[in-house]
RNA sequence: CCGUGCUAGGCGGGGAGGUAGCGGUGCCCUGAACCCGCAAUCCGCUCUAGCGGGGCUGAACUCCCGUCCGAGGGGUUCGGCUCUCGAGGUCAGUGGGCGUCAGGCGAGGCGUCGAUGGCCGGGUCCCGCGCGGUGGGCGACCGCGAACCAGGUCAGGUCCGGGAGGAAGCAGCCUUAAGCGGACCCGCUCAUGCGCCGCGGACCAGCCUGGCCGGAGUUGAGCCCGGCGGACACGCUCGGGGGCCUUCCUCGAAGGCGGGUGCGCGG
Numbered sequence: 001c002c003g004u005g006c007u008a009g010g011c012g013g014g015g016a017g018g019u020a021g022c023g024g025u026g027c028c029c030u031g032a033a034c035c036c037g038c039a040a041u042c043c044g045c046u047c048u049a050g051c052g053g054g055g056c057u058g059a060a061c062u063c064c065c066g067u068c069c070g071a072g073g074g075g076u077u078c079g080g081c082u083c084u085c086g087a088g089g090u091c092a093g094u095g096g097g098c099g100u101c102a103g104g105c106g107a108g109g110c111g112u113c114g115a116u117g118g119c120c121g122g123g124u125c126c127c128g129c130g131c132g133g134u135g136g137g138c139g140a141c142c143g144c145g146a147a148c149c150a151g152g153u154c155a156g157g158u159c160c161g162g163g164a165g166g167a168a169g170c171a172g173c174c175u176u177a178a179g180c181g182g183a184c185c186c187g188c189u190c191a192u193g194c195g196c197c198g199c200g201g202a203c204c205a206g207c208c209u210g211g212c213c214g215g216a217g218u219u220g221a222g223c224c225c226g227g228c229g230g231a232c233a234c235g236c237u238c239g240g241g242g243g244c245c246u247u248c249c250u251c252g253a254a255g256g257c258g259g260g261u262g263c264g265c266g267g
Stems, first nucleotide, its partner, number of pairs: 001267006009057003012030004020046005034054005063260006072251004079245010090235001093234003098229004103224003108219003117213008126201005131195002133192007141182004150175004158167003
């Protein structure tokens, strides 16, 4: 070196998740990726790479190591864009609206039948008191008004007394109390949703109104501009969350390149 028979190894790997940790089932990426059984409140294992059974291949395209490139995944990584939520601040960022103040323009109205303004007077709105009105009550006034238990006078009759005389007293008459009624003139008192009434206070600004002075303005819908106030939206600041791109870190399939790895027998 050739032939033959074997053996180690291989017949996928990786990411996230999960786990004390590892591998697997499930998800995702890569990819030409043996078969059967098992497995998410899961299955197996304990320091190496699922476990059990079967099959194929086999020392190299295939196994092992290094390196390059790198799909894809992960990160409390850098920067940017964008969406969203919360807080703050700004009206000397932008826009809009509101309030207030001042200015300008100004349709129209009023005005020499006298404007705005000035002076004088009256009124208003409230409080207190008085006066008057009205209504009620009381008094005063008028009338009525007691079988006996009110008064006066008390015929008759009764009683006491020898008599003179005396006493009580019904009816009648007169008068009056309580009470009833009348009248509204007078006095007192209470009330008052009344008053071309009076006095005082408060107000004394505005408005209405009358007179005088004076002699030409005055008012004004709307529009424009400005000052101030006030955070409604956007912008701004801070913080939270989502998405996309990028930087960094990390794991890393497939692929390229380089290197490495047996044993028996025969020639």
The prediction has a mean pLDDT of 78. This is a predicted structure of a 267-nucleotide RNA (Bacterial large signal recognition particle RNA) from a Thermoleophilaceae bacterium. A source record names the gene ffs. Rfam family: Bacterial large signal recognition particle RNA. The family's RNA type in Rfam is non-coding RNA gene.